[in-house]
Context: one part of a larger RNA
Molecule: small-subunit ribosomal RNA, 3' major domain
Organism: Bacteroidales bacterium
RNA sequence: UGACGGGGGCCCGCACAAGCGGAGGAGCAUGUGGUUUAAUUCGAUGAUACGCGAGGAACCUUACCCGGGCUUGAACGUAAGACGAAGUUGCAGGAAACUGCAACGCCUUCGGGCGUCUUGCGAGGUGCUGCAUGGUUGUCGUCAGCUCGUGCCGUGAGGUGUUAGGUUAAGUCCUGCAACGAGCGCAACCCCUACCUCCAGUUACCAGCACGUCAUGGUGGGGACUCUGGAGGAACUGCCUACGCAAGUAGAGAGGAAGGUGGGGAUGACGUCAAAUCAGCACGGCCCUUACGUCUGGGGCGACACACGUGCUACAAUGGCCGGUACAGAGGGCAGCCACCCCGCGAGGGGGAGCGAAUCUCGAAAGCCGGUCUCAGUUCGGAUCGGAGUCUGCAACUCGACUCCGUGAAGUUGGAUUCGCUAGUAAUCGCGCAUCAGCCAUGGCGCGGUGAAUACGUUCCCGGGCCUUGUACA
Numbered sequence: 001u002g003a004c005g006g007g008g009g010c011c012c013g014c015a016c017a018a019g020c021g022g023a024g025g026a027g028c029a030u031g032u033g034g035u036u037u038a039a040u041u042c043g044a045u046g047a048u049a050c051g052c053g054a055g056g057a058a059c060c061u062u063a064c065c066c067g068g069g070c071u072u073g074a075a076c077g078u079a080a081g082a083c084g085a086a087g088u089u090g091c092a093g094g095a096a097a098c099u100g101c102a103a104c105g106c107c108u109u110c111g112g113g114c115g116u117c118u119u120g121c122g123a124g125g126u127g128c129u130g131c132a133u134g135g136u137u138g139u140c141g142u143c144a145g146c147u148c149g150u151g152c153c154g155u156g157a158g159g160u161g162u163u164a165g166g167u168u169a170a171g172u173c174c175u176g177c178a179a180c181g182a183g184c185g186c187a188a189c190c191c192c193u194a195c196c197u198c199c200a201g202u203u204a205c206c207a208g209c210a211c212g213u214c215a216u217g218g219u220g221g222g223g224a225c226u227c228u229g230g231a232g233g234a235a236c237u238g239c240c241u242a243c244g245c246a247a248g249u250a251g252a253g254a255g256g257a258a259g260g261u262g263g264g265g266a267u268g269a270c271g272u273c274a275a276a277u278c279a280g281c282a283c284g285g286c287c288c289u290u291a292c293g294u295c296u297g298g299g300g301c302g303a304c305a306c307a308c309g310u311g312c313u314a315c316a317a318u319g320g321c322c323g324g325u326a327c328a329g330a331g332g333g334c335a336g337c338c339a340c341c342c343c344g345c346g347a348g349g350g351g352g353a354g355c356g357a358a359u360c361u362c363g364a365a366a367g368c369c370g371g372u373c374u375c376a377g378u379u380c381g382g383a384u385c386g387g388a389g390u391c392u393g394c395a396a397c398u399c400g401a402c403u404c405c406g407u408g409a410a411g412u413u414g415g416a417u418u419c420g421c422u423a424g425u426a427a428u429c430g431c432g433c434a435u436c437a438g439c440c441a442u443g444g445c446g447c448g449g450u451g452a453a454u455a456c457g458u459u460c461c462c463g464g465g466c467c468u469u470g471u472a473c474a
Stems, first nucleotide, its partner, number of pairs: 001474002003471003007468007015458002019421005026313008034304002042053002064299007076122009087104007106113002124288002127286003133282002135277003138273001140271001145184006151160003164175003190265004195233007205222002209220003236259001239253001240251004302440001315414001319373007331362003336355002340351004380411001385406007427450007
């Protein structure tokens, strides 16, 4: 100087408390451990691994296993030589890759081009080392800290500044001071959202006028309104009162759409964990070279006595079922979205218009109205299994999703323990997107609808900041 303390002081955070809803019990989905296996490819492992890399494992992917092939090689550059092919089609073998045979089969400005083969030089490796590395990332932590120049103090390590008294979300600001300044952080500048003004109106809108329809901004038209999208304004403790030297704090104060950082996002200081990644990529070293490279068929990554994590669905009446009826936002769409009509109980199929889309299209559910069930393993719950189908795709046996009929398991609110959340939040309801032929999505990322309860307080648990104290630790 740090680190640590079941030392002290001050102060924060859904840290506790106060609340609401979960997990831990059940079934299933998914990841992991373990076990099994020819293989169940590899990585991630307290917090900071475990619906994680994976934003799509039937083949492919694929890195693993078994088998069948190739060896300058599956791709590319270059040099020399040879050939006219390459390739397509047919036949034979084969599971395919591939091998064999046959037929067809280049252009040219005559320099060559193109392609294949042979030979050579460069190949190739998801093989090892993240403890050789770059880059990127997690975490402490959006915590308020981390430093520098000059000066001063100290033999020196170092200190001072950065401590102190206030204050703040903040090393935020004020006052003081052997310090005076400065940098990286904080804040602000950026984006979205909440209000208003101006400009501009098509595909959006429709107040007034007119036309028209069973009906609809459908049509003429309009530039008011909604909205769209561009430019501005607006909030600064600016005003008032109280306290205060100041900074600032308090007020159900005024005004205002918004009030003291308005709400949300982006933004992550010096550093820590030899943290993660050689399998995104790059790269040093090491290793393989008729194989640790490469092509291909099939299998595996989907196994199952078990154990754990994360979720979904429930155990019902604030509910289930049936009929009727209303209202979003954000997105997507041409090998696509598909109105409308017909067929089918349905998944879907057959026709078929519009739309590269503010124009056409995909489009809510909870809600509301009415009916029924009456506390039961049930009209709860839907696992599992049987049968029949639809669709995608070369192909759904291993191993797809969906539909219909039948079947109807566990489960009656879950031990110790444990998680999330402070407001348009939790809870609850549906919708969209990426990936994608299809999909094992209950995941991820977004969107809107309905919409709470509670916070006395900081003694305690956890994490953190500043000062101080002890130390046999560095």